Molecule: c-di-GMP-I riboswitch aptamer
Organism: Geobacteraceae bacterium
């Protein structure tokens, strides 16, 4: 120095819930809040869940990255 790994400190992110705005909705953005997080960083690629819509059935258009997998990137540092 690198890999596995995750004690400490600093910094970072920000669940539920409440308020405002947008959206038919899932939900998103902002403010408060803080359950928690070492990828709770990034992108809907695969699965999954959810919404709207159509249908006898197969579907169509969307939402979620703090549901899982894979991919890319990445802070600090003991045992």
């Nucleotide at each position: 120095g690198c890999c596995c790994c995750g004690a400490a400190a600093a910094g970072c992110c920000g669940a539920a819930c409440c308020c405002c705005u947008g959206g038919u909705a899932a939900c998103a953005g902002g403010g408060g809040g803080g359950u928690g997080g070492a990828a709770a960083g990034c992108g809907g690629c695969g699965g999954g869940u959810c919404u709207u819509u159509g249908c006898g059935u197969u579907g169509a258009a969307g939402a979620c990255g703090a549901c899982c997998g894979a991919g890319c990137u990445g802070c600090c540092g003991a045992a």